[in-house]
Molecule: small-subunit ribosomal RNA
Organism: uncultured bacterium
RNA sequence: AGUGGCGCACGGGUGAGUAAUGUAUAGCUAAUCUGCCCUAUACUGGGGGACAACAGUUGGAAACGACUGCUAAUACCCCAUAUACCGUUAUAACACAAGUUAUAAUGGGAAAGUUUUUCGGUGUAGGAUGAGGCUGUAUGGUAUCAGCUUGUUGGUGGGGUAAAGGCCUACCAAGGCUAUGACGCCUAACUGGUCUGAGAGGAUGAUCAGUCACACUGGAACUGAGACACGGUCCAGACUCCUACGGGAGGCAGCAGUGGGGAAUAUUGCACAAUGGGGGAAACCCUGAUGCAGCAACGCCGCGUGGAGGAUGACGCAUCUAGGUGUGUAAACUCCUUUUAUAUAAGAAGAAAAUGACGGUAUUAUAUGAAUAAGCACCGGCUAACUCCGUGCCAGCAGCCGCGGUAAUACGGAGGGUGCAAGCGUUACUCGGAAUCACUGGGCGUAAAGGACGCGUAGGCGGCUUGACAAGUCAGGUGUGAAAUCCUAUGGCUUAACCAUAGAACUGCACUUGAAACUGUCUUGCUAGAAUAAGGGAGAGGCGAAAGGAAUUAGUGGUGUAGGGGUAAAAUCCGUAGAGAUCACUAGGAAUACCUAUUGCGAAGGCGUUUCGCUGGAACUUUAUUGACGCUAAGGCGUGAAAGCGUGGGGAGCAAACAGGAUUAGAUACCCUGGUAGUCCACGCCCUAAACGAUGUACACUAGUUGUUGGGGUGCUAGUCACUUCAGUAAUGCAGCUAACGCAUUAAGUGUACCGCCUGGGGGGUACGGUCGCAAGAUUAAAACUCAAAGGAAUAGACGGGGACCCGCACAAGCGGUGGAGCAUGUGGUUUAAUUCGAAGAUACGCGAAGAACCUUACCUGGCCUUGACAUACCAAAAAGACUCUAGAGAUAGAGUUGUGCUAGCUUGCUAGAAUUUGGAUACAGGUGCUGCACGGCUGUCGUCAGCUCGUGUCGUGAGAUGUUGGGUUAAGUCCCGCAACGAGCGCAACCCUCGUUCUUAGUUGCUAGCAGUUCGGCUGAGCACUCUAAGAAGACUGCCCACGCAAGUGGGAGGAAGGUGAGGACGACGUCAAGUCAUCAUGGCCCUUACGGCCAGGGCUACACACGUGCUACAAUGAUUAGGACAAUGAGACGCAAUACCGUGAGGUGGAGCAAAUCUAUAAACCUAGUCUCAGUUCGGAUUGGAGUCUGCAACUCGACUCCAUGAAGCUGGAAUCGCUAGUAAUCGUAAAUCAGCAAUGUUACGGUGAAUACGUUCCCGGGUCUUGUACUCACCGCCCGUCACACCAUGGGAGUUGAUUUCACCCGAAGCCGGGAUGCUAAAAUAGCUACUGUCCACGGUGGAAUCAGCGACUGGGGUGAAGUCGUAACAAGGUAGCC
Repeated sequence: AGUGGCGCACGGGUGAGUAAUGUAUAGCUAAUCUGCCCUAUACUGGGGGACAACAGUUGGAAACGACUGCUAAUACCCCAUAUACCGUUAUAACACAAGUUAUAAUGGGAAAGUUUUUCGGUGUAGGAUGAGGCUGUAUGGUAUCAGCUUGUUGGUGGGGUAAAGGCCUACCAAGGCUAUGACGCCUAACUGGUCUGAGAGGAUGAUCAGUCACACUGGAACUGAGACACGGUCCAGACUCCUACGGGAGGCAGCAGUGGGGAAUAUUGCACAAUGGGGGAAACCCUGAUGCAGCAACGCCGCGUGGAGGAUGACGCAUCUAGGUGUGUAAACUCCUUUUAUAUAAGAAGAAAAUGACGGUAUUAUAUGAAUAAGCACCGGCUAACUCCGUGCCAGCAGCCGCGGUAAUACGGAGGGUGCAAGCGUUACUCGGAAUCACUGGGCGUAAAGGACGCGUAGGCGGCUUGACAAGUCAGGUGUGAAAUCCUAUGGCUUAACCAUAGAACUGCACUUGAAACUGUCUUGCUAGAAUAAGGGAGAGGCGAAAGGAAUUAGUGGUGUAGGGGUAAAAUCCGUAGAGAUCACUAGGAAUACCUAUUGCGAAGGCGUUUCGCUGGAACUUUAUUGACGCUAAGGCGUGAAAGCGUGGGGAGCAAACAGGAUUAGAUACCCUGGUAGUCCACGCCCUAAACGAUGUACACUAGUUGUUGGGGUGCUAGUCACUUCAGUAAUGCAGCUAACGCAUUAAGUGUACCGCCUGGGGGGUACGGUCGCAAGAUUAAAACUCAAAGGAAUAGACGGGGACCCGCACAAGCGGUGGAGCAUGUGGUUUAAUUCGAAGAUACGCGAAGAACCUUACCUGGCCUUGACAUACCAAAAAGACUCUAGAGAUAGAGUUGUGCUAGCUUGCUAGAAUUUGGAUACAGGUGCUGCACGGCUGUCGUCAGCUCGUGUCGUGAGAUGUUGGGUUAAGUCCCGCAACGAGCGCAACCCUCGUUCUUAGUUGCUAGCAGUUCGGCUGAGCACUCUAAGAAGACUGCCCACGCAAGUGGGAGGAAGGUGAGGACGACGUCAAGUCAUCAUGGCCCUUACGGCCAGGGCUACACACGUGCUACAAUGAUUAGGACAAUGAGACGCAAUACCGUGAGGUGGAGCAAAUCUAUAAACCUAGUCUCAGUUCGGAUUGGAGUCUGCAACUCGACUCCAUGAAGCUGGAAUCGCUAGUAAUCGUAAAUCAGCAAUGUUACGGUGAAUACGUUCCCGGGUCUUGUACUCACCGCCCGUCACACCAUGGGAGUUGAUUUCACCCGAAGCCGGGAUGCUAAAAUAGCUACUGUCCACGGUGGAAUCAGCGACUGGGGUGAAGUCGUAACAAGGUAGCC
């Protein structure tokens, strides 16, 4: 090596398939098998022929064979023996589904040796173990899968198996399963357990353990006790490899390892030392099972990275209110310790006699020395923890809300802090919170949700009572519920994690014993539920037939004449061919006024003239009958407004579509004139509505009051009566319920039974599929995608082309303007080197500016300065200062003259100080640079409108309400009355100022009645009476009268200077407009620093095709002009106002009286009287321009005012539109002042003179107040918001088709193999035998054709969603401007 035996069906891996041939649990197997192992019993006798190995020959590249010869066995065969094993037949007993047992006869069946034992071999019976089979229950989703099935369901005969069985076959019958979900499709190994949760549950099935299935894919058998066999065989297929091209080999879902894929998962390690398995008599061999080691913070557990002291609270860093504070006893520094680490030494248990991979491992001792050892996330709220810088809707963050647009605790960095810690965060997934699928434990009037309504099948639930049973139920017991896990206790590793032992538990299933109240089943009765009979009534209940009158329209005829009709107004339309109107007659269709009413009837839809016929239901009353016959109701069946459809009629009126006329920017609408389907009838469909009480049906219970409909009863005073009862229908209201609104015996209350429905908004009641339909469409009914809301009820506001009441020069009634002209002034725009800046509807625009030639001045150009023009601090020098000259545009630069001070100390000459100047250096100055959206202050406006709030109490879950609303009244939240409110505050009013009357005091600069003088002027004396001045009082309060009224108060009257707040002013609640102002001032932050600061000269702010605001002057006769004449008040004046006088046409000049003002300084004008002009571009108007001047001022060119002469423009009363004013007001007339050298002033602010008209009234416009109503608004109507179109992107439906996958059916082919047949071929033992070629049935793969399902792509196409400021309109929200919606 070979023969032979046993094992290889265990152990190890994986989860593809499988929704039941699986698993879990409880049973059955009298329907079974079981190698090795245990027990009992009996036996182990006699023969025979081969085949490997081996030798020789030989084929092939190899794998692997072929032929000849020889040989052994516990290999193979034959005979004997076996009453026990198996089969057949007969009889008997037990049982009565199959069956079991006993007796007799007959047939069949065994063995292996080696040997001293041991170890073996064979039969039979029993055990143990393991396995097969059957049954009950449980074990995913989907009905857009509703019917499935022909070996299918059963029987008989036969076959087959270890074994029951359609397991297979022939015949017979036509069954079997299914709404308690068959069949189909999708998904999935199952369990003990694991995670979570209070539990019930939900999710899950890694490691460990039990079961199943699989072993490249599909099929098949062989061997064996056991397989249809992971490391066996055969066939087919895909793939890989070898080849000499003929043919062969292979299967890591074993352990390592490689490649690939992936976000991602380890060593080609050591050992059989332990535990276990196989073989062997044993030694021993095998064992990637297993025991160990390696890698990975992957998890759990434990430990450390030091401890104590240490304040001038060091440095650094950060911050800062500039003082300080934080980091922080933290560090340094001093003392101490050594877990860990490192070094050296010792060194186990695990082993029971030997045997130790782990391993010189665990552990121990000694030494060294704080030595070797801290990170990550977060800091807006949820949620513990805050500041600075950078950035500037950028970059970025984000779990949700959200943050970021120049002061970010939210981004990035830093300092600090918080949390956890050898980890910390992120991502993914599961449970919880989520009572957010609700069994425990939810809902459906309006938030999502009651079926359109009824009848009724299955199902669910069901009145009182007797007895029985024991299915449910309850109690006890028994078996089982593997171990592990969880829990409790104890113990072992230094502790813990971990491990071990014991207990409890495993809430389940089955069996058994008992109980009998309840449910159930059977049974005996009952009448309260239900039904039936009888009676008289009510009713738009239904169907059919007949009949009536009013009206509209049309026709015919008569009368009659020019319009009718329609609207906000019109037109289209009808009418002289005779309308409309009116009278008569005729025709036809539809609808049924009044009665008519939260009245009636019906299941709902719905039903309305009268009569008749047929017919359904309900209510009431009374007795009688049946005896639970009941309630609900998935599917099913029926009914079901309007519109619509089909066929045939009918058609008066109305009226989608359509036409015309209007309206309008448009008007495919609202309005008008017409008008067809349709509306009507018959028959047949459709089957939906905001089909609503947005409220399913039935039953029971739970305060009342009132109205009304139908029936009945009782009473009397007998009525149009009262009381009461049953049934219906309404209103109000308690308890209770409700988020609230509200419901409330007709429940939305309290309970019971059953059905239907809901689970964020949109997409969408849509797509696809199915069913129904003639169609329209109905019904059933998603997903992708997208948003962080959508929604309900109520509250406070705001708003309304909602309502009520009230007020205001708001309208109306009046007067006068603006808008047209010229000019002035401001603004926009344009221009410019610059035209500095701000103000912007009302509430910017003669505003900041009560004075831009320089200055102002902030702007531009040019020339200059840099600690600066100005402040504080340091050093040095000098008093300060005044004046002159030169250069320059000036700033500035240079030169020179003069001058020496004040205070104090004192040693009379110094020192010190204060102020000032110059020079130097640094901190700093400076900024009309930005942000009024960082702010203070101040201001405008609503608005001088009457409002805005608070405390306590009360009501409401709450937001909030009440008070403050209501009835009156007022200018007023002013006051009165009432009231769950009672009080109070800021506002209103009053107190303050001015004017109006009187009085007192006072009498100069004011006044002058009387007296005197006089220059005739209150000038003077005199006086203080008057006027006036300026201080104080009085007066007015609805006090008095009348009327009305409860009152508040209102109307009228008297008196009074004044009458109802006497007139005017000052005075402006809570708040709104991110209103205005950083350029008055102040100020945070940012920015500039030889400039964005400062100085100077010149220019600009004054420009000029134009537009707007505010004004002035006019257009003329109520005027212009000339001459004459009269009367004010306020205010101002010394750097000033300035008289008389003189000069000039004049502006003005000369000159200077008087006046620091009741003393002086100004012609007031309109007005009156007289004259001229005579309606015209003028004797209106004065712009513009030329010339000549005056004044101010360093200086009038850019760029002043005024004067004179000349010139003499537009303009003849102003379109649309728009403004002011209610009495000493409007209108008109002049005067003064501030600013200021002068002036742009016609502006502004004051002053007086003359001096009206009108108000019926609150309908309308505007603004405001109170109450109420609606709201989809709250940035609050300048709100919100819809749809088409255009563009971009996303997902999706249809789509001619096309590609792939899966399943299935029919037919064809048919490998290997089992089974059947089977030689004339082969065979030593055995011979009616065996084997084989070959052949038949079945059949994998394959082929052809059909069908179905799913998925991908697809020109084109449909809608949907999202998107920044697109286009067109304005549909909805208010009465949304036509109420909205179905």